RNA sequence: AGCCGGGCUAGGCCGGGGAGUCAGGCACUCUCUGUUACCCGAAGUCUAUAUGCGGGGGCGACAGCCUGGAGCGGCCAACCGGACUUCUGUCAGGCCCUGUGGAGGCAAUGAAGUUCUGUCCCUUUGGAUCGUAGGUCCAUGGGUUGGGAAUCGAAGGAAUCCCAGCCUCUGGUUUGCCAGGAAAUCCCGCCAGGACCGGAAGGGAGCAACGGUAUCCUGAACUAUCGAUGCUGAAGGGGUGCGGGACAGAGAAGAAACAGGGGGACCCUGCCAGGACAUCCGGACCAAUUCAGGCAUGCCCGGCU
Numbered sequence: 001a002g003c004c005g006g007g008c009u010a011g012g013c014c015g016g017g018g019a020g021u022c023a024g025g026c027a028c029u030c031u032c033u034g035u036u037a038c039c040c041g042a043a044g045u046c047u048a049u050a051u052g053c054g055g056g057g058g059c060g061a062c063a064g065c066c067u068g069g070a071g072c073g074g075c076c077a078a079c080c081g082g083a084c085u086u087c088u089g090u091c092a093g094g095c096c097c098u099g100u101g102g103a104g105g106c107a108a109u110g111a112a113g114u115u116c117u118g119u120c121c122c123u124u125u126g127g128a129u130c131g132u133a134g135g136u137c138c139a140u141g142g143g144u145u146g147g148g149a150a151u152c153g154a155a156g157g158a159a160u161c162c163c164a165g166c167c168u169c170u171g172g173u174u175u176g177c178c179a180g181g182a183a184a185u186c187c188c189g190c191c192a193g194g195a196c197c198g199g200a201a202g203g204g205a206g207c208a209a210c211g212g213u214a215u216c217c218u219g220a221a222c223u224a225u226c227g228a229u230g231c232u233g234a235a236g237g238g239g240u241g242c243g244g245g246a247c248a249g250a251g252a253a254g255a256a257a258c259a260g261g262g263g264g265a266c267c268c269u270g271c272c273a274g275g276a277c278a279u280c281c282g283g284a285c286c287a288a289u290u291c292a293g294g295c296a297u298g299c300c301c302g303g304c305u
Stems, first nucleotide, its partner, number of pairs: 001305008011062001012059003015033006023047004038056004064295007073286002079283005085276005091270004095262006106251001113247007120238008128229003132224003137172003141168009151158002178219005187212003196203002
C1' cells in the first nucleotide's frame, strides 16, 4: 500500500417521476414506479443557495457525481415527419374514330345474308259502342181569343175589315218521324143539368164530364258532330328492339389490354407539387428503475500478502 473480517458514527441514506395547487420550490390530493428502509405532531414552510417544519428512531461507509446504453410509464399545450380529410395547380386517363387483339360465350336443335309478315311508333281514314244536341217550311179553307175601326136590330144578338196569337182539315215541301202514359183555374172543341134574354121561335153566356193541344215523362228510329274508348278495320310511312315463315349453308358478334388520331367547357379517377388540418401513428421530449465505465470512497482494531 492492497485485500479480508469485526466494530464506530462525523459523510450519507430512510425514495423518485407526472398532473392538480402555487408567482415558483416543497408539503397536501390523485397517479406511475422502486427499496431492507421509518414513527409521532401541527397545517404549514421556504425563495432559484427554495427540493418542507418540530421531535424521536433506524441503516451504516452502504453512498455521491460524471459519461454512455437500456427503459415500465407519460406527453401530444407546443416541435418534426407521415397517414386520413380537404383546397389549388400541371399532366394523364374516363368520351369519339381507326387498327391490333380475341377473354368468355352463341351456332347443323342452323351463323351471316336475302325476302315476306306480325308486333311497336306516326299520319290519314272507316266501322262498332257510349255520351251530347235536335225536332223543317209554306199555302188555302174553317173555328176561336185579345186589341182597334165601323154598320144593323126592341132584347138575346148578326155580320165586315186590319193586327198579333191558338187549334184544326186538306195539299205540298223537308233528312227531320212514331209508340205508350200523364196533362192547363186562366188554351181550343163540344157543352148534359141548372140559370139568363124572349110572346114564341130561337139565341148568347157557361160549371162538371168528355175529346184535343201547349207541355212533361219513358222508350224506339232518324239527323248532326262538340266528344269519348283496355273495341275493331284499311292505306301510307318510320324503326330494325322482339316474334313467326321461306330461301340459304358456316360463321357472325365480341370484353380486357395496347397503338395512332381527335376532343377537353363541366364532372369523375389517378400520379406529382404546394397549402390547410380536428383526429391517428411515429420521432423528439420527460422519465421510475437498471447496466457498463470513469472519478471518488471517513475513523478504530485484528489477520494475510